Transfer RNA from a Patescibacteria group bacterium, 72 nucleotides, folded computationally. Its Rfam family is "tRNA". Its family is annotated with triplet codon-amino acid adaptor activity in the Gene Ontology. Lineage of the source: Bacteria > Bacteria candidate phyla.
This record gives sequence, structure tokens and C1' cells, in this order.
RNA sequence: GGCAGGAUAGCUCAAGGGUGGAGCAAUCGUUUCAUAAGCGAUCGGUUAUCAGUUCGAAUCUGAUUCCUGCCA
Repeated sequence: GGCAGGAUAGCUCAAGGGUGGAGCAAUCGUUUCAUAAGCGAUCGGUUAUCAGUUCGAAUCUGAUUCCUGCCA
């Protein structure tokens, strides 16, 4: 330099163009003599950034930044 993949909650990851969820973590409750585990609930998101398409974009298109891999 060329090509491909990726960027979503504190972490690991989902999500057919139509209200963005799960597990773990955190908080509260329940249970226990107590703790852990279990169970229930709550909290937590400018979906990397900027534009475009669309009635409507995490999703489609373009550019930029960063990460990973392959080729040279």
C1' cells in the first nucleotide's frame, strides 16, 4: 500500500428498515443464625464520528478514526 472483518450498557455479546435486549457486574428485596449460592425487581445506551437514502436507520450507502486478520 491492497483486501476482509469489527466498533451497541461497566464487561462479553444479541438485535428481518418499525418501542435496542440477554448473561455477568452494580443496587434493592426475598431466603439464612450469618455469608455464599438461588429467586424476583431496579439501574445502566448521544448504537465509534460525520453526512446521505427513507415516512422511519443499530440495520442500507459514502467518508473519517481506531482495533484484528490476510496478501504484498